This is a predicted structure of a 350-nucleotide part of an RNA (small-subunit ribosomal RNA, central domain) from an uncultured bacterium. Its mean pLDDT, the model's own confidence on a scale to 100, is 86. The full RNA is in RNAcentral, with records from ENA and SILVA.

Context: one part of a larger RNA
């Protein structure tokens, strides 16, 4: 330098923004670095090739001859790539008017209910399993009503729904906030796409401090099961779970599918919006932009299946795989209060 790959066989970084780098629209000049021809020049010997000699050969010796890429100069050409100018508007973008949303933060507000406390009624049980015992109950439980506390989590609507870049978000109501998307075509004039490094955001557990602490519940001890039960099932029940600031940076972080552009046959439901017909309106039907689904032709695929939301055709970039184990491991480095993360091997051995 290079091959073949990456849904499920090894293999897509958990998302994202982004630096170098790669790559890059459509018209016209100009240029001539790249690229193409030509000339000269260089291209040592040896070795390749043609001859000769040489113990029979090789090996060597000697002559000729082409040829060889790089590389210099220098002429010349302008398609494609580069640079420089000009311009354009389809790519991107701003701007106007709509629109739908559990997108984020922050304050407040609300009802159900599960637990405790206070009092009313009430008596003997109650919970709880397969059956049961720990438990709770006459110091009066469970039931019931009435009154208060406090936390956390928002039933119906809810959907094959919606938002969002992942992670993820669901009661109501303000405040501030981020993005999409239609719809007309007013404005920039390629501003674009990926993106090694790097930087942001990340579920649950789990750390650090201070605060909360109803309900649940790792640990822990009871009770039963059972040869035994360090469990499945019962009764409690402490970290956590919640709330603020700071850390971890991890997951089956999955659609196990990287990300952006274009092109390829259809059927049928949902969402959001924009036009048309049709109607008093709506519903209905026609066309269209954009999300999400289910079926399917072509093709792809080992097969499963994928199939315009591609796993089909193509282009750009990243990322990552190279037998099974040792090894998400040792070393070393970097990060972390720490648990531990992050890069990443070997002997062996099959």
């Nucleotide at each position: 330098c290079u091959g073949g790959g990456c849904g499920u066989a090894a293999a897509g970084c958990g998302c994202c923004c982004g630096u170098a780098g790669g790559c890059g629209g459509c018209u016209u000049u100009u240029u001539a670095a790249g690229u193409u021809g030509g000339a000269c020049g260089u291209g040592a010997a040896a070795g390749c090739u043609c001859c000769c000699g040489g113990c029979u050969u090789a090996a060597c010796u000697g002559g000729g001859a082409g040829a060889g890429g790089c590389c210099g100069u220098u002429c010349a050409a302008a398609a494609c790539u580069g640079a420089g100018g000009a311009g354009c508007u389809a790519g991107a973008g701003u701007g106007a008017g709509g629109c739908a949303g559990a997108g984020g933060a922050g304050c407040g507000c609300g009802g159900a209910a599960u637990u405790c406390c206070c009092g009313g009624u009430g008596u003997a049980g109650u919970g709880g399993u397969g059956g049961a015992a720990u438990g709770c109950g006459u110091a009066g439980a469970u039931a019931u009503c009435g009154g208060g506390a406090g936390g956390a989590a928002c039933a119906c609507c809810a959907g094959u729904g919606g938002c969002g870049a992942a992670a993820g978000c669901g009661g109501c109501g303000c405040u501030c906030u981020g993005g999409g998307c239609c719809u007309a075509a007013a404005c920039u004039g390629a501003c674009g796409c990926u993106g090694a490094g790097g930087g942001g955001c990340g579920a649950a557990a789990g750390c650090g401090u201070g605060g909360g602490g109803a309900g649940c519940g790792a640990a822990c001890g009871g009770g039963a099961u059972u040869a035994g039960a360090u469990a499945c099932c019962c009764g409690g029940g402490u970290a956590g779970u919640c709330c603020a600031c700071g850390c971890c940076g991890u997951a089956a972080a999955c659609g196990a599918u990287g990300a952006g552009c274009a092109c390829u046959a259809g059927g049928u439901g949902u969402c959001g919006g924009g036009g048309g017909u049709a109607u008093c309106g709506a519903c209905c039907c026609c066309c269209u932009c954009g999300g999400u689904g289910c079926c399917g032709c072509a093709g792809c695929u080992a097969a499963c299946g994928c199939g315009a939301u591609a796993a089909g055709u193509g282009c750009u970039c990243c990322g990552c795989c190279u037998g099974g184990g040792g090894a998400c491991u040792a070393c070393g480095g970097c990060c972390g209060c720490a648990a531990g993360g992050c890069u990443a091997a070997a002997a062996c051995u099959c």